[in-house]
RNA sequence: UUCUUAUCCAGAGAGACCGAGGGACUUGGCCCGAUGACGUCUCAGCAACCUGCUCACGCAAGGUGCUGCUGCCAACAGGUAUUUUCAACCUGGCCGAUGAGGG
Numbered sequence: 001u002u003c004u005u006a007u008c009c010a011g012a013g014a015g016a017c018c019g020a021g022g023g024a025c026u027u028g029g030c031c032c033g034a035u036g037a038c039g040u041c042u043c044a045g046c047a048a049c050c051u052g053c054u055c056a057c058g059c060a061a062g063g064u065g066c067u068g069c070u071g072c073c074a075a076c077a078g079g080u081a082u083u084u085u086c087a088a089c090c091u092g093g094c095c096g097a098u099g100a101g102g103g
Stems, first nucleotide, its partner, number of pairs: 001103008013043005021032003026075004044067003048064003051060003071095001076092005
């Protein structure tokens, strides 16, 4: 970097530095941010996947990962309901993130 596959409504924060934007892309919203966000480092924690132990439930925390808001909500399609429409709800798709395996 690419392919396949699984999961993504749960869980888990403090300090220091930096200094203005950030929440994957685009759009419409809505949130966070000088009471210092985002990012980096240190420590701590969580337990998604791999791993180890266990008959199993579970336990551990070795490898990745993660620690604002549902992947913040929606967009594309189908369905439910309804007199019709809108809204709402459900399902799926596309995209994204992470793990595992392969090229």
Model confidence (mean pLDDT): 84 of 100. The RNA shown here (SAM riboswitch aptamer (S box leader)) has 103 nucleotides and comes from Sporosarcina gallistercoris. Of the family's consensus pairs, 97% are formed in the model. Its Rfam family is "SAM riboswitch aptamer (S box leader)". Rfam's curators write: The SAM riboswitch is found upstream of a number of genes which code for proteins involved in methionine or cysteine biosynthesis in Gram-positive bacteria.